Predicted 3D model of a 256-nucleotide part of an RNA (large-subunit ribosomal RNA, domain VI) from a Candidatus Woesebacteria bacterium. Lineage of the source: Bacteria > Bacteria candidate phyla > Candidatus Woeseibacteriota.
Context: one part of a larger RNA
RNA sequence: CGCUUAGAUUCUUGAGGAGGCUCUUUCCUAGUACGAGAGGACCGGAAAGAGGGAAUCCCUGGUGUACCGGUUGUCCCAAAAGGGCAUCGCCGGGUAGCUAUAUUCCUAUGAGAUAAGUACUGAAUGCAUCUCAAGUACGAAGCUCACUCCAAGAUGAGGAAUCUUUAUUUAGUCCGCAGGAAGAUUACCUGUUUGAUAGGUACUAGGUGUAAGUGUAGUAAUACAUUUAGCCGAGGUAUACUAACGGACAAUUCUC
Numbered sequence: 001c002g003c004u005u006a007g008a009u010u011c012u013u014g015a016g017g018a019g020g021c022u023c024u025u026u027c028c029u030a031g032u033a034c035g036a037g038a039g040g041a042c043c044g045g046a047a048a049g050a051g052g053g054a055a056u057c058c059c060u061g062g063u064g065u066a067c068c069g070g071u072u073g074u075c076c077c078a079a080a081a082g083g084g085c086a087u088c089g090c091c092g093g094g095u096a097g098c099u100a101u102a103u104u105c106c107u108a109u110g111a112g113a114u115a116a117g118u119a120c121u122g123a124a125u126g127c128a129u130c131u132c133a134a135g136u137a138c139g140a141a142g143c144u145c146a147c148u149c150c151a152a153g154a155u156g157a158g159g160a161a162u163c164u165u166u167a168u169u170u171a172g173u174c175c176g177c178a179g180g181a182a183g184a185u186u187a188c189c190u191g192u193u194u195g196a197u198a199g200g201u202a203c204u205a206g207g208u209g210u211a212a213g214u215g216u217a218g219u220a221a222u223a224c225a226u227u228u229a230g231c232c233g234a235g236g237u238a239u240a241c242u243a244a245c246g247g248a249c250a251a252u253u254c255u256c
Base pairs, nucleotide, nucleotide: 001153006164007163008162009161010160011159012158016150017149018148019147022050023049024048025047026046027045028044034039051107052106053105054104055103056102060100061099062098063097067093068092069091070090071089072086073085074084075083076082110145111144112143117138118137119136120135172249173248174247175246176192177191178190179189180188197243198242199241200239201238202237203236204235206232207231208230213226214225215224216223217222
């Protein structure tokens, strides 16, 4: 932009398209059929796994330049405390999130029409013959359905429900703003005071591992007590304290 002939919101049908439908081993049948033996099945049934795929982060781990602790050199610092720099200085841990090697699930089953092939009946050709003769049947990991996803620009532009009714409006939409498990931008989603959207605050799952100060013991380094402290807490719950102010559009045109 189109689809409309009033404008919207939500939910859908499925023409058409894409994907997937993979493989192995073991066991039973059965050491049976078969075979002199060696060996060793079809058919049918069951289990395990490989590869592939999807989802998820409870578990096992990774990361985790949020965070906590230890520690080296140097600078600030009277000392202590606390900081800057050195790859996050190095080291030990680690919440959320993300993640695989982790966890769960799927890779199933059936139907139809067929290929090669196997056949029935049966002439041309009194026999025979599966038949680019009429007629009939079976038959594949392949094809079409069934399964998953997209899908009305399917211009053949589909359908349903609900809302609004000529108004400086409340059906809706957009911009703006607060944001996000969404994201390059856009888009998408939530909220916008009739509010828990983000921040702050309070508490907390949890992380680190026992702060500073003081006291005691020791010549001292240091240890112990106060103290499972102190600090943090991307997660959870609560709470309007701060910031979500504000603005625009909105139901066709023409003629009588």